[in-house]
RNA sequence: GCCGCGGUAACUCAGAUGGGAGAGUGCACGGCUGAAGACCGUGAUGUCGAGGGUUCGAUCCCCUCCUGCGGCA
Repeated sequence: GCCGCGGUAACUCAGAUGGGAGAGUGCACGGCUGAAGACCGUGAUGUCGAGGGUUCGAUCCCCUCCUGCGGCA
């Protein structure tokens, strides 16, 4: 330098054929307990890596850039 894959909540990751942003863990509060853990219930998360484009509408499609990993040279 070229190619491929990835970047979504605090962490690990889903997200279909473009229309409601989610799960588990963690966290907060409540229940239970002498207390804590476990368990049960409720709740809060978010510039979907950045910018631009297409579209009535973009996490999703197109372009550029940043960044991590791998491959080729």
RNAcentral holds the sequence, with entries from ENA and MGnify.
Predicted 3D model of a 73-nucleotide RNA (transfer RNA) from a Thermoplasmatota archaeon.
Rfam family: tRNA. Gene Ontology term of the family: triplet codon-amino acid adaptor activity. Rfam classes the family as a transfer RNA.
The organism belongs to Thermoplasmatota, within Archaea.
The same sequence occurs in records of 4 taxa.
Model confidence (mean pLDDT): 80 of 100.